[in-house]
A computed fold for an 87-nucleotide RNA from Paenibacillus radicibacter, annotated as c-di-GMP-I riboswitch aptamer. Its Rfam family is "c-di-GMP-I riboswitch aptamer". Rfam's curators write: GEMM was predicted in a large-scale screen for bacterial structured RNA regulatory elements. The source organism's lineage runs through Bacteria, Bacillati, Bacillota, Bacilli and Paenibacillus.
RNA sequence: UAUUGAUAAAGGCAAAUCCAUUGAAAAAUGGAGACGCAAAGCUAUAGGGGCUAAAGCGGUUAUCCGCUAUGCCAGCCAGUUGCCGGU
Numbered sequence: 001u002a003u004u005g006a007u008a009a010a011g012g013c014a015a016a017u018c019c020a021u022u023g024a025a026a027a028a029u030g031g032a033g034a035c036g037c038a039a040a041g042c043u044a045u046a047g048g049g050g051c052u053a054a055a056g057c058g059g060u061u062a063u064c065c066g067c068u069a070u071g072c073c074a075g076c077c078a079g080u081u082g083c084c085g086g087u
Base pairs, nucleotide, nucleotide: 002087003086004085005084012037013036017032018031019030020029021028022027035075041080042079043078047077048076049073050072051071056067057066058065059064
C1' cells in the first nucleotide's frame, strides 16, 4: 500500500420498549435497556432514497383533503476519515 474480519486483546456504539424534557409532527436530547454494528465515527447546500407538513398555496367549509422543507433520518445507499488482528 492492497485486501480481509477466522481467531485474540484493549475497548467503543446502542434498536425496540419505558420514563423525563423539547417539538405541530417527523424526530432529537438525557436516564434505564440491548436488537444488533468493524466504521452503528463524521458529512443532510456533492448526490440518490426515506419520514414529517407547522407556516404557505389550492380545494372543502362541522372540518377534512391535496401539494409543498425552510424541519428531520448517517442504524437505507453514498462520500470521507480511521483502531486492532489476519493475508
The model forms 95% of the base pairs in the Rfam consensus.